[in-house]
Context: one part of a larger RNA
Molecule: small-subunit ribosomal RNA, 5' domain
Organism: uncultured bacterium
RNA sequence: AGUGAACGCUGGCGGCAGGCCUAACACAUGCAAGUCGAACGGCAGCGCAGCCCCGCAAGGGGUGGGCGGCGAGUGGCGGACGGGUGAGGAAUACAUCGGAAUCUACCCUGUCGUGGGGGAUAACGUAGGGAAACUUACGCUAAUACCGCAUACGACCCACGGGUGAAAGCGGCGGACCGCAAGGCGUCGCGCGACUGGAUGAGCCGAUGUCCGAUUAGCUAGUUGGCGGGGUAAGAGCCCACCAAGGCGACGAUCGGUAGCUGGUCUGAGAGGAUGAUCAGCCACACUGGAACUGAGACACGGUCCAGACUCCUACGGGAGGCAGCAGUGGGGAAUAUUGGACAAUGGGCGCAAGCCUGAUCCAGCCAUGCCGCGUGUGUGAAGAAGGCCUUCGGGUUGUAAAGCACUUUUGUUGGGGAAGAAAAGACACCGGUCAAUACCCGGGGUUUCUGACGGUACCCAAAGAAUAAGCACCGGCUAACUUCGUGCCAGCAGCCGCGGUAAUACGAAGGGUGCAAGCGUUACUC
Numbered sequence: 001a002g003u004g005a006a007c008g009c010u011g012g013c014g015g016c017a018g019g020c021c022u023a024a025c026a027c028a029u030g031c032a033a034g035u036c037g038a039a040c041g042g043c044a045g046c047g048c049a050g051c052c053c054c055g056c057a058a059g060g061g062g063u064g065g066g067c068g069g070c071g072a073g074u075g076g077c078g079g080a081c082g083g084g085u086g087a088g089g090a091a092u093a094c095a096u097c098g099g100a101a102u103c104u105a106c107c108c109u110g111u112c113g114u115g116g117g118g119g120a121u122a123a124c125g126u127a128g129g130g131a132a133a134c135u136u137a138c139g140c141u142a143a144u145a146c147c148g149c150a151u152a153c154g155a156c157c158c159a160c161g162g163g164u165g166a167a168a169g170c171g172g173c174g175g176a177c178c179g180c181a182a183g184g185c186g187u188c189g190c191g192c193g194a195c196u197g198g199a200u201g202a203g204c205c206g207a208u209g210u211c212c213g214a215u216u217a218g219c220u221a222g223u224u225g226g227c228g229g230g231g232u233a234a235g236a237g238c239c240c241a242c243c244a245a246g247g248c249g250a251c252g253a254u255c256g257g258u259a260g261c262u263g264g265u266c267u268g269a270g271a272g273g274a275u276g277a278u279c280a281g282c283c284a285c286a287c288u289g290g291a292a293c294u295g296a297g298a299c300a301c302g303g304u305c306c307a308g309a310c311u312c313c314u315a316c317g318g319g320a321g322g323c324a325g326c327a328g329u330g331g332g333g334a335a336u337a338u339u340g341g342a343c344a345a346u347g348g349g350c351g352c353a354a355g356c357c358u359g360a361u362c363c364a365g366c367c368a369u370g371c372c373g374c375g376u377g378u379g380u381g382a383a384g385a386a387g388g389c390c391u392u393c394g395g396g397u398u399g400u401a402a403a404g405c406a407c408u409u410u411u412g413u414u415g416g417g418g419a420a421g422a423a424a425a426g427a428c429a430c431c432g433g434u435c436a437a438u439a440c441c442c443g444g445g446g447u448u449u450c451u452g453a454c455g456g457u458a459c460c461c462a463a464a465g466a467a468u469a470a471g472c473a474c475c476g477g478c479u480a481a482c483u484u485c486g487u488g489c490c491a492g493c494a495g496c497c498g499c500g501g502u503a504a505u506a507c508g509a510a511g512g513g514u515g516c517a518a519g520c521g522u523u524a525c526u527c
């Protein structure tokens, strides 16, 4: 000088930050990943038109996918991001610099297509089983779900003759023409298939660097290399068969211990030393161990399966669960916060959009944990008041301090006003593009309306009133600051030297002083 600090005494306000360092201990409860009806069949629930009944009417009842929508279901995209933690790992990690044998959903660019068929299956119905979780059989049905056929600019394979392999529709609007209608058809938008290039992200390889121990000296059989295969998106003993006998090591192999790494942070003149909270990048993990499935991407925190420990339910046959997400609980500990508000902003997922979801995020709450700022008054005021303390009894000191007088009103209280953070999207008309089209759609500028959790917050104005606001440690030397009383090697102090045994500036108290100040000390740790 510093700290994610803790403890003791004390404590007025604000701003900005930070807040389980220990048990990767166990977790009650709520929330943290959904969304799309413009992919689909449908219709449980809600609402509406319509229809029927009662009623003079108001109104009430019934029916009601025909609509708005939508539970459950099929399907698509997203649950591989975002958020948490630091267990493991000393090298399959990280940092820096290189490399070649790769993949990449959504996005952008460009090229070519999007023709014609089929069979199922959930939902649903019926009938069962089970305490439940759930599950069985039969029957029906749809699709952007699934499978063939056709075609093949690219693509892939090839013995260079040839061969293989694709797709899906949905919505808006509309003249002519066709159609009884639905619609066809046209056009626009969103999609779908094959390929090219890009962007982004990811996988792989090499070099160098990266803690301690030699009271760890030898280690290694898929081990090291080759040939041939398999495997992967991709190189490779990555895996396998065969062959050879290699490979690493005092320039520290192997083994043991410890540890997430880095940008950074703290310290220091620097070199260096220590460290890796918050923020950012990478890695690893998700009750413990193992495994794969799906997928562009996982061997997947809030997915699946198996085993184990633990907890819970049970009708004893069988089942359910995983906070190292946000809050919160118990426990551990010197020690670390609310079971809060909002999606208004930023960002993310889905969606044409409206929008929905979002404990990411933005805010608020708690804590002097830290940094910074402000305040607790200002001026005047000598009879140097009273009181306290000391005294050589003269006085000295507290001390301009107080009182008194004159002011001010930060902060606080009360009253009034009151933001920025909001721009988009939407709506309206216009212009341009597209188009057969004044329609739809897209773009542009213009006008207009709406949207704020924080929050009646920040800020501003006014009113009254010094009013609401100072402590802590120290005073022997180091080290700024001294006397009296009490005690009597006792009680005690102490960082070091050392104080205390009857005059203690060193213990305890008081008066006085010194230093910091909403803090001050102590302890711990680092330089």
Stems, first nucleotide, its partner, number of pairs: 001526003005523005012374006018367002020332001025330003029327003034077003039074002042070002046068003050063005084285003093210007102202002107198002110195005115149001117147002124139006155164003169190006177184002211257003218248003223245004228240003260282004264275004287308005310321004338364001340363003346360001347358004377407004387398004413463005421454001426448003430444004471516005476497003482511005492499002